[in-house]
RNA sequence: GGUUCUAUAUAUCAGUGGUUAGAUUAUUUCGCUUACACCGAAAAGGUCGCCGGUUCGAUCCCGGCUGGAACCA
Numbered sequence: 001g002g003u004u005c006u007a008u009a010u011a012u013c014a015g016u017g018g019u020u021a022g023a024u025u026a027u028u029u030c031g032c033u034u035a036c037a038c039c040g041a042a043a044a045g046g047u048c049g050c051c052g053g054u055u056c057g058a059u060c061c062c063g064g065c066u067g068g069a070a071c072c073a
Stems, first nucleotide, its partner, number of pairs: 001072007011024003018056001027043005049065005
C1' cells in the first nucleotide's frame, strides 16, 4: 500500500427496517444466614464510535471518517 471483517451497558455478546434496545457477568440495595458465601428479588448503568445519505420510519441499508482485527504484498 491492497482486500476483508468489526465498533451496541463495566466486560463478553445477542438483536429480520416498526411502538419502551436486551441476555449473561460485574456493581449497588433488599431477602436468606449468627456471619460470609451460594441462592432469590430488585435497582442503577446505553448520545447503538463520529458525520452524512436512503426511507413515512434506521442499532439494522448505503457512503465517508476514526479506532481495532485478520490476510496478501
Molecule: transfer RNA
Organism: Coemansia sp. S3946